[in-house]
């Protein structure tokens, strides 16, 4: 040049008129400042902050996560790494603990899927040869996804890890790492695979949730009935034990229920800058206040600039995960070609 892999950053801006929610100051009206949707705000898949049960511990069942070693508040997330696999390669993907604790399954084919001979090869009977019969064999050849570890010699009646060489796997040792592993040596020790089948280790896990809850105000029939009552009753997943507390607990039936005010945003916070660390992040210093609606605000209109549009609106809040996407632009890097 072209074609790739990895990251990232915007997603509109600048002026004015008018019109919206918040907040702060001054008012008698009214005025000025300052601030107002997303990278996903979406899904409701994980995780936690907060609230309440509450005083809240053990355990059994039940969930969850499953190479190692770091981060962090915690995670199924993230960084670094190892194994296998996929690409010429930058890179990308994980079905990644345990099959020797024990159950199980491997359809159909095939002789035979924890166990063995359909064809076949070789001996020996009859015999010259064929049928047949007796024995050996798992190298060859069918099935099948897998069928007594590959490939080559040697050996043998024929054949076999029977021997040998070089591979796989497996076991022992040594080494070298924090580990997961990973390299040698030796050793003939070699009958699958499935645990994303029960299950077996290891290790974490209370519950419900902002329509949590808490205050104020109004209103009402301070009502009626039932079991149980300390050897008892009752406590927010289910059991059992402990623990708390003393009168719980259900049912009918009436009243409030469009009432107000908090929670409602200062944060596990944003910026920048130095320090440490491979990094993911962790500290120090500096500076900023950046939506809090509740019938639910940020709209229209003009000028220029432009690529400006796709997906698309906050309702406690943050960390991630997934999905949906038009558009412009940055940086490293890997392959092919070609020029110097």
């Nucleotide at each position: 040049u072209a074609a790739g892999c990895a990251a990232a950053u915007c997603a509109g801006a600048u002026a004015g008129u008018c019109g919206c929610g918040g907040g702060u100051a001054a008012u008698a009206a009214u005025u000025a400042c300052c601030u107002g949707a997303g990278g996903a705000a979406a899904g409701u898949c994980g995780g936690a902050g907060c609230u309440c049960c509450a005083c809240a511990g053990g355990g059994c069942a039940g969930g969850g996560u499953g190479c190692u070693g770091g981060a962090u508040a915690a995670c199924a997330u993230c960084c670094a790494g190892u194994g296998g696999g996929g690409g010429c390669g930058a890179c990308c993907c994980u079905a990644a603990g345990g099959a020797a604790a024990g159950u199980g399954c491997c359809a159909c084919a095939g002789a035979a899927a924890c166990a063995a001979a359909c064809c076949g090869c070789c001996u020996c009977u009859c015999a010259a040869a064929a049928a047949a019969g007796a024995g050996g064999u798992a190298a060859g050849g069918g099935u099948g996804g897998a069928a007594a570890g590959g490939u080559g010699a040697g050996g043998u009646a024929a054949g076999a890890g029977c021997u040998c060489a070089c591979c796989a796997g497996c076991g022992u040792u040594u080494a070298g790492g924090c580990g997961a592993c990973u390299a040698a040596a030796c050793g003939g020790c070699u009958a699958g695979g499935c645990a994303a089948a029960c299950c077996c280790c290891a290790c974490c896990c209370g519950g419900a949730g902002c329509a949590a809850g808490a205050c104020c105000g109004a209103a009402u029939a301070g009502g009626g009935g039932a079991a149980c009552u300390a050897u008892g009753a009752a406590g927010u997943g289910g059991c059992c034990c402990g623990c708390u507390u003393c009168g719980u607990u259900c049912c009918c039936g009436g009243g409030u229920u469009a009432g107000g005010u908090c929670g409602c945003u200062u944060g596990a916070g944003g910026u920048g800058u130095c320090a440490g660390g491979c990094a993911a992040c962790u500290g120090g210093c500096a500076u900023c206040c950046c939506a809090g609606a509740u019938a639910g605000a940020u709209g229209a209109c003009u000028a220029u600039c432009u690529a400006a549009u796709a997906c698309a609106g906050a309702a406690c809040u943050c960390c991630g995960c997934u999905u949906a996407u038009a558009g412009a632009u940055u940086u490293g890097c890997u392959u092919a070609c070609u020029a110097a």

Predicted 3D model of a 340-nucleotide RNA (Bacterial RNase P class A) from Thermosyntropha sp. The sequence is in RNAcentral, with records from ENA. Rfam family: Bacterial RNase P class A. Gene Ontology terms of the family: dimeric ribonuclease P complex, tRNA processing and ribonuclease P activity. The family's RNA type in Rfam is ribozyme. It is recorded under the gene name rnpB.